[in-house]
Context: one part of a larger RNA
RNA sequence: CUGGGAAUUCCUAGCGGCAAAAGAAGACCCCGUGGAGUUUUACUGCAGCUUGUUGCUGGAACGUGGUCUUCGUUGUAGAGAGUAGGCGGGAGUUGUUGAUAUUAGCUUCUACGGGAGUUAAAGGAGACGCCAAUGGAACACCGCUCUUCGAAGAUUAUAUUUCUUACCGGAGCAAAAGCUUCGGGACAACGGCAGGUGGGCAGUUUGGCUGGGGCGGCACCCCCUUGAAAAGGAAUCGAGGGGGCCCUAAGGUCGGCUCAGAUGGGACAGAAACCCAUCGUAGAGGGCAAAGCCAAAAGCCGGCCUGACUGGAUUCUCCACAGCAAGGAAUCCAGAAGCGAAAGCUGGGCUUAGCGAUCUUUCGUAUCCCCAUUGAUGGGGGUCGGAAGUGACAGAAAAAUUACCCCGGGGAUAACAGGCUCGUCGCGGGCGAGAGCUCCCAUCGACCCCGCGGUUUGGUACCUCGCUGUCGACUCUUCCCAUCCUGGCGGUGCAGCAGCCGCCAAGGGUAGGCCUGUUCGGCCAUUAAAGGGGAACGUGAGUUGGGUUUAGACCGUCGUGAGACAGGUCGGAUUUUAUGUGCUAGGAA
Numbered sequence: 001c002u003g004g005g006a007a008u009u010c011c012u013a014g015c016g017g018c019a020a021a022a023g024a025a026g027a028c029c030c031c032g033u034g035g036a037g038u039u040u041u042a043c044u045g046c047a048g049c050u051u052g053u054u055g056c057u058g059g060a061a062c063g064u065g066g067u068c069u070u071c072g073u074u075g076u077a078g079a080g081a082g083u084a085g086g087c088g089g090g091a092g093u094u095g096u097u098g099a100u101a102u103u104a105g106c107u108u109c110u111a112c113g114g115g116a117g118u119u120a121a122a123g124g125a126g127a128c129g130c131c132a133a134u135g136g137a138a139c140a141c142c143g144c145u146c147u148u149c150g151a152a153g154a155u156u157a158u159a160u161u162u163c164u165u166a167c168c169g170g171a172g173c174a175a176a177a178g179c180u181u182c183g184g185g186a187c188a189a190c191g192g193c194a195g196g197u198g199g200g201c202a203g204u205u206u207g208g209c210u211g212g213g214g215c216g217g218c219a220c221c222c223c224c225u226u227g228a229a230a231a232g233g234a235a236u237c238g239a240g241g242g243g244g245c246c247c248u249a250a251g252g253u254c255g256g257c258u259c260a261g262a263u264g265g266g267a268c269a270g271a272a273a274c275c276c277a278u279c280g281u282a283g284a285g286g287g288c289a290a291a292g293c294c295a296a297a298a299g300c301c302g303g304c305c306u307g308a309c310u311g312g313a314u315u316c317u318c319c320a321c322a323g324c325a326a327g328g329a330a331u332c333c334a335g336a337a338g339c340g341a342a343a344g345c346u347g348g349g350c351u352u353a354g355c356g357a358u359c360u361u362u363c364g365u366a367u368c369c370c371c372a373u374u375g376a377u378g379g380g381g382g383u384c385g386g387a388a389g390u391g392a393c394a395g396a397a398a399a400a401u402u403a404c405c406c407c408g409g410g411g412a413u414a415a416c417a418g419g420c421u422c423g424u425c426g427c428g429g430g431c432g433a434g435a436g437c438u439c440c441c442a443u444c445g446a447c448c449c450c451g452c453g454g455u456u457u458g459g460u461a462c463c464u465c466g467c468u469g470u471c472g473a474c475u476c477u478u479c480c481c482a483u484c485c486u487g488g489c490g491g492u493g494c495a496g497c498a499g500c501c502g503c504c505a506a507g508g509g510u511a512g513g514c515c516u517g518u519u520c521g522g523c524c525a526u527u528a529a530a531g532g533g534g535a536a537c538g539u540g541a542g543u544u545g546g547g548u549u550u551a552g553a554c555c556g557u558c559g560u561g562a563g564a565c566a567g568g569u570c571g572g573a574u575u576u577u578a579u580g581u582g583c584u585a586g587g588a589a
Stems, first nucleotide, its partner, number of pairs: 008589008017581003021576002029410004034406002036402004042204005048197008058163004063158010075146001085145005092128003102121008167184007207220001208218002216237001221243006244393001245287001246349002251305007259283001261279006285294002288354001290352003309335009337346003360388005366383001368382004417464001418462001419460003423457001425453006434444002471546001472544003476538001477535005484509003487504006512524004552570004556565003
């Protein structure tokens, strides 16, 4: 120097395995006493509509009510001449200014007996009362008054009709104010007040716990047992159960009594009714859950009562050992009481559950206090004690929906994947009841027991929500063996052929179609065979986008509705120029 090889560094062109590549404080999910859109029989309001009343707003007629005044009318128990409203006065009243009686007509009331009024005719001097009788009470006459009804008047309300001058509208004239005419008309319109209606519109709300959230439940306020491992305390959507009352006696006190059950005996009477005797530590009962407790009682019966009091103080509990409201319990002092001979006991109930702030309203009480007034009545406020209730129970006044959605956050919390686990799943083993004519083990193998795997489905919530793209198909590579074929063996209930079972073995192979988005599965015809799995259910900066899983729309079902549906249906954007690394090809030093 040439040829070959190796290592290192580098260059060019490609590929797209990895950087859980980049992009975007995840749009799914949950959370926030965050927001917005929409809906409605959510809550609270406001327009609008409507009704009543009133103002603007006046005249007249008639009808119907209320009230008042005047005049009249009405009133039958029986007795009594009789249709006696009540009370009082009362011995007269009335009549030629035409009484009583009579006839005819009309009006009115009627219980159908009659009563009242009026007109006409005729008539010409009494009639009624007192008295007597009956009766609770005697209208001659006068006054007041009740009931029924009527007439007139006043006033008021209301219905209808009507008028024109307020007011309104059309047309014409007029610069305008206004005028004329037609129509309407005290209505309407416009105001005030009140009721109703009122998603048309507005502001809001639409709990919590939670082995994600929702659905379910209440473990959200209390009580008992257990968990709770003999001080005390103690959690889970741990286990078993209860409370949100009841009782004027089921309370206080004094006195007396003893229960359940058993045995024996006793008319009807029997297993069980009631009586007697004996035994009987509680095996009963104590209003109710459970636990504790209780026998001359805390149980059962009776007498008398109301302490199921007023005021004050302290302690404990609730809430271990720190604080905290309401609630609950206990002890003591003062007052006034109840029962008891007395000692004494009694501030509810054998004990442990049976409960509730501020504000507002309301009641009671102190013959209470304060404000304003000359005083009284009345008004307002306060002290003390109760009631009405918040059970989400230390107590907002409160429905849905969002796939049209938004913001702030969370891997404190779900869906994919991974981790852990392995009930479920897959595979294996032990034992060997039984099947296999006989015979457990050729083959199959119950019950029971022991494992392995990490391909199923779950459980969990450990990484990731300032982002690890999700089913299937296509493409391409590699690995495992629990082997489908091919290879080598053993057993057989293996004659042979063909099988069945087992052992070794992962070198190679394991195909094509129809249906469905499918994985899977079913089917067709072949084949030596058409094996099972892993690699973020391998593989979307490699493809696809049929499915799922945005916005549009239809159907069924649900919902009053907005809307919803692991129900169906049609449609629907798949980003990135490769920095590093890796790989492929070529090259340089």